[in-house]
A computed fold for a 597-nucleotide part of an RNA from a Pseudomonadota bacterium, annotated as large-subunit ribosomal RNA, domain I. Rfam family: Bacterial large subunit ribosomal RNA. Taxonomically the source falls in Pseudomonadota (Bacteria, Pseudomonadati).
Context: one part of a larger RNA
RNA sequence: AGCGAAUGGUGGAUGCCUUGGGGCAAAGAGCCGAUGAAGGGCGGGGCUAGCGCCGAAACGCUCCGGGGAGCAGCCAGCAUGCUUUGAUCCGGAGAUUCCCGAAUGAGGCAACUCGGCUGGAGUUACGUCCAGUCAGCCGGCGGUGAAUCCAUAGCCGCCGGCGGGGAACCGGGUGAACUGAAACAUCUUAGUAGCCCGAGGAAAAGAAAGCAACCGCGAUUCCCUGAGUAGCGGCGAGCGAAACGGGAACAGCCUAAACCGCCAGCGUGUGAUAGCGUAGGGGCGUUGCGCCGGCGGGGUAGCGGGACUCGGUCUUCACACGGCCCUAUCCGUGUGGGCAAGUUACAAAUCCCAGCUGUAGCCGAACGGUUUUGGAACAGCCGGCCAUAGACGGUGAGAGCCCGGUAGGCGAAACGGCAUGGGACUUGCCGAUCGAGCACCCAAGUACCACGGGACACGAGGAACCCUGUGGGAAUCUGGGAGGACCACCUCCUAAGGCUAAAUACUCUUUGCCACCGAUAGUGAACCAGUACCGUGAGGGAAAGGUGAAAAGCACCCCGGGAGGGGAGUGAAAUAGUACCUGAAACCAUGUCGCUU
Numbered sequence: 001a002g003c004g005a006a007u008g009g010u011g012g013a014u015g016c017c018u019u020g021g022g023g024c025a026a027a028g029a030g031c032c033g034a035u036g037a038a039g040g041g042c043g044g045g046g047c048u049a050g051c052g053c054c055g056a057a058a059c060g061c062u063c064c065g066g067g068g069a070g071c072a073g074c075c076a077g078c079a080u081g082c083u084u085u086g087a088u089c090c091g092g093a094g095a096u097u098c099c100c101g102a103a104u105g106a107g108g109c110a111a112c113u114c115g116g117c118u119g120g121a122g123u124u125a126c127g128u129c130c131a132g133u134c135a136g137c138c139g140g141c142g143g144u145g146a147a148u149c150c151a152u153a154g155c156c157g158c159c160g161g162c163g164g165g166g167a168a169c170c171g172g173g174u175g176a177a178c179u180g181a182a183a184c185a186u187c188u189u190a191g192u193a194g195c196c197c198g199a200g201g202a203a204a205a206g207a208a209a210g211c212a213a214c215c216g217c218g219a220u221u222c223c224c225u226g227a228g229u230a231g232c233g234g235c236g237a238g239c240g241a242a243a244c245g246g247g248a249a250c251a252g253c254c255u256a257a258a259c260c261g262c263c264a265g266c267g268u269g270u271g272a273u274a275g276c277g278u279a280g281g282g283g284c285g286u287u288g289c290g291c292c293g294g295c296g297g298g299g300u301a302g303c304g305g306g307a308c309u310c311g312g313u314c315u316u317c318a319c320a321c322g323g324c325c326c327u328a329u330c331c332g333u334g335u336g337g338g339c340a341a342g343u344u345a346c347a348a349a350u351c352c353c354a355g356c357u358g359u360a361g362c363c364g365a366a367c368g369g370u371u372u373u374g375g376a377a378c379a380g381c382c383g384g385c386c387a388u389a390g391a392c393g394g395u396g397a398g399a400g401c402c403c404g405g406u407a408g409g410c411g412a413a414a415c416g417g418c419a420u421g422g423g424a425c426u427u428g429c430c431g432a433u434c435g436a437g438c439a440c441c442c443a444a445g446u447a448c449c450a451c452g453g454g455a456c457a458c459g460a461g462g463a464a465c466c467c468u469g470u471g472g473g474a475a476u477c478u479g480g481g482a483g484g485a486c487c488a489c490c491u492c493c494u495a496a497g498g499c500u501a502a503a504u505a506c507u508c509u510u511u512g513c514c515a516c517c518g519a520u521a522g523u524g525a526a527c528c529a530g531u532a533c534c535g536u537g538a539g540g541g542a543a544a545g546g547u548g549a550a551a552a553g554c555a556c557c558c559c560g561g562g563a564g565g566g567g568a569g570u571g572a573a574a575u576a577g578u579a580c581c582u583g584a585a586a587c588c589a590u591g592u593c594g595c596u597u
Base pairs, nucleotide, nucleotide: 001596002595003594004593006590007589008588009587015581016546017545020517021516022514023513024512025511026510027509028508029507030506031165032164039100040099041098042055043054044053046078047077050074051073052059061094062093063092064091065090066089070082071081072080105114106113107112115134116133117132118131119130120129121128136162137161138160139159140158141157142156143155144154169200170198171197172196173195174194180187184234210217211216221248222247223246224245231239232238252499253498254497255443259297260296261295262294263293265291266290267289268288272286274287275284276283277329278328279327280326281325282324302477304442305441306440308437309436310435311434312433313432314431317336318335319334320333321332322331323330337430338429339428340427341426342425350424351423352422353421354420355418356417357416358415359414361410362409363408367383368382369381372379384401385400386390392404393403394402448472449471450470451469452468453467454466458484479494480493481492482491483490533540534539553580556567557566558565559564
């Protein structure tokens, strides 16, 4: 000097642990905001840096309920207090709630500056202070009111709404590229990502101008299947249905038009045979008719339906009023009664009672010995007990019977929820049905056609169906559309208006669970993390867990300036001493150690 073993140091692997994560299921809940949100800034403690909580009424105030002995958060300490006259704590309802922020009096480089008006405090007065109020747009109503007569614009006021935010989910608008095709252009990625608009607790869709196939079904949505099928495709890469069938959940409705009535406007209209429901008699005198608009009635369909006219059959109403007068009849309106329905569509608002339920909680069985080991008994041994409870967690090791709980029961002053029951309440009906006639209505720049696109699994293809930029442009049931070019037959269905719960998606809460992770894993984040740090910025983005059962966290002595160490003491253990469980390897060192030179 090298190699080796040993003993230490360094280091933080491994093992064990889990406060944190990742999922799944069930149930419940689901928008917030000008009554100023979301998110922040700055403040508030006796001493207070940070987090949490709160707002100048500031570690809190009031009331109601729960609870029952301690309490003044994390967080020790000192000081000072509170509390069985019920504190702290938990739940419900309120009060307060600076400044910024849609930010909204004006301005502004967010958390700042400067104002007007009304009322108040204060001052001799002014300055000053306090409270309230003052943005814009849209809609409705009212007032006022030009050019310009009426009117309109404008102006003023009142009332209501909007504005901004939201992780994901939803509808719509717009819309890539890398990539794949082993290159690349059609194609693919993909109608994805991104951007924008809008809505809601869900959204969208939805009551057949649908499927089907000569049999039939009967709104929509979602799941399984059909099926990687039929198809599409530089027939490449790839893309990729639908019906049927099985389930989940189920719910159907309202307008437009014809016709009638009323009102307003415009036009037109008197030989009284225009009109005033009808019949007879009398009376009135533009009340009439046409068009347009509004309101009410009527009406809503595919065995086509409805309107209008006539007829048949069946059928509880009562009263009052009206239709110029009288009589009769008919019609309409209202009230009462009867019947029925109802707040998620079909009209619509609210309340009460009960029940269930959410937001605090409460009751809740049964074990000892100490002979063993140990620091500790929850272990062993011995002898018992409970069990609608032997889930789980904690306690000095492994506890049904020690503690919290668990099974099973119970509970709300207050504020919510309920598609539950009843009542109030509201609304509808009191005529329905059949037959015949008539040919009045049945959604228009629409259907349809052509051209250009898009979308349909379908790339122009034989290309239907759906949407529509341009042009042309119907019919009203003897009408129209569809059944994958087109035609015929046959069949199905009624477009060009609208509404509609549930089953579905996503998130949160609670509960339960996991052949999910266990600190380089699992969220980026188990820890004061979207932090430190980086970047002009958009943005990027960490590392970092473990003494012990209990701080019992080493009084006292010694060396040292201290750091640190040696004794002593605590502890089961201090090579568990806060640089703290275990403590691998690399690496460093030590010696009367072994071998080699």